The RNA shown here (Glycine riboswitch aptamer) has 89 nucleotides and comes from Halobacillus sp. BAB-2008. The prediction has a mean pLDDT of 76. The RNAcentral record of the sequence draws on Rfam and Ribocentre. The model forms 90% of the base pairs in the Rfam consensus.
RNA sequence: AUGACUGUAAUGGGAGAGACUACUACCGUGGCGCCGAAGGAGCAAACAAUCUUUGUGAAUCUCUCAGGCAAAAAGACCUUUACAGGACG
Numbered sequence: 001a002u003g004a005c006u007g008u009a010a011u012g013g014g015a016g017a018g019a020c021u022a023c024u025a026c027c028g029u030g031g032c033g034c035c036g037a038a039g040g041a042g043c044a045a046a047c048a049a050u051c052u053u054u055g056u057g058a059a060u061c062u063c064u065c066a067g068g069c070a071a072a073a074a075g076a077c078c079u080u081u082a083c084a085g086g087a088c089g
Base pairs, nucleotide, nucleotide: 005085006084007083008082009081010080012078013077018032020031021030022029023028033069034068035067039065040063041062042061046056047055048054049053
């Protein structure tokens, strides 16, 4: 400072999948079937090392532990606003 980018708060947007079934105290528990966008876990290139191997290593990819499968809520991510920090120049 017409400042990349980051954090916090607010605002608006925001997908998927049984309002299945048994019991029931109507809150839940069990059974079967599913979803991928909180969180968590896995790894490609590349890099490193003590180099038949090991380590580091991203995602909306994969897994489905957790979570979720009417609406509401939650929700990765994105828009805008405010505040704080701030690279390069």